[in-house]
RNA sequence: GGCGAUGUAGCUCAGUUGGUUAGAGCACGACAUUCAUAACGUCGGGGUCGGCAGUUCAAAUCUGCCCAUCGCUACCA
Numbered sequence: 001g002g003c004g005a006u007g008u009a010g011c012u013c014a015g016u017u018g019g020u021u022a023g024a025g026c027a028c029g030a031c032a033u034u035c036a037u038a039a040c041g042u043c044g045g046g047g048u049c050g051g052c053a054g055u056u057c058a059a060a061u062c063u064g065c066c067c068a069u070c071g072c073u074a075c076c077a
Stems, first nucleotide, its partner, number of pairs: 001073007010026004019057001028044004050066005
């Protein structure tokens, strides 16, 4: 260089055949419980879905380019 996969909450991921409000677990905060801590329980905060553009009435989801990470490959000279 070529090919492919992945990128969604602090972390690990789901969501894919475009359409009701973007979710789960862990973590974090508050409350409750306890002599206290942990565990369990209840509630809550946190995201413009890697970036830019396009298609569409409508895009995390489709298309193009770019970026990052990982893997495979190795021609010519």

This is a predicted structure of a 77-nucleotide RNA (transfer RNA). Rfam family: tRNA. From the family's description: Transfer RNA (tRNA) molecules are approximately 80 nucleotides in length. Rfam classes the family as a transfer RNA. Its family is annotated with triplet codon-amino acid adaptor activity in the Gene Ontology.